[in-house]
Order: sequence, then C1' cells, then structure tokens
RNA sequence: UACUCAUUCAGACCGGCUGAGGGACUGGCCCUUUGACGCCGGGGCAACCAGCGAAGCUAACCACUUCGAAAAGGUGCCAAUUCCUGCGAAGACCCAGCAAUCCACGGGUUUUCGGGAAAUGAGAG
Repeated sequence: UACUCAUUCAGACCGGCUGAGGGACUGGCCCUUUGACGCCGGGGCAACCAGCGAAGCUAACCACUUCGAAAAGGUGCCAAUUCCUGCGAAGACCCAGCAAUCCACGGGUUUUCGGGAAAUGAGAG
C1' cells in the first nucleotide's frame, strides 16, 4: 500500500510542553488563544486478538463453532451517531410548473433500505 472478514446510535479526562489550527475528503455544521492539532506523563473506557473456562463436534485429542468470565499480555479508543452528508432505490411532505385539478418531469426537506468512503481489529501477499 491494493485485498479479505468483522465492527462502528454504548463507553471513557486531567496535568506539563508548545502556540494556530482542527474535526480524513466534499458541502454543511461545529470545536478552538477560557489554548486547537501534536508530543510527553498519569488516569480511564472498551473487549478486536492472545490467554482462561464451559458446551457442541470427535473413539479420544487437535482444530473449528458458540457462550461466559476476567483485564496483569498485543492493539485500539477517551467533543458532537463514523458530528451530519455525498451514490442508488422506495415512501411522506413542500415548492415550482398547469386556464384549473391530478400525474409525470424539475428543485428542496425528511424517513427507511442498500451501497460507497473512512476508522479500528484480525487475516492473507
């Protein structure tokens, strides 16, 4: 760095250094000199992997699957749902259009479903 799988509406902040940006990108919206981002120290959250226990499978074991507990191991995380959004489909409502009413086309808001992107873990090259 391209690929595969899983997860993403829960949860968790103080101090020091520095000094102007940051929230991946787009458009929004927001955080920020009452100190952002980053780095360091301490604290915490969570439970992906490893490890542990049980059940299933097995003649038995290994492996695998499911469940559970724990948190001293490897990561991760600690503003806002991944902050919202983007692409497609369907529904509802509004605007515009029409001589008028309805439908279609067009614009907007919103809900649901699917997808994309991103992040993290695990795997594989």

The prediction has a mean pLDDT of 82. Predicted 3D model of a 125-nucleotide RNA (SAM riboswitch aptamer (S box leader)) from a Lysobacterales bacterium. The sequence was found by an Rfam model in a public genome assembly. Rfam family: SAM riboswitch aptamer (S box leader). The family has 457 seed sequences and 9,625 matches in Rfam 15.1. Rfam links the family to the GO term regulation of gene expression.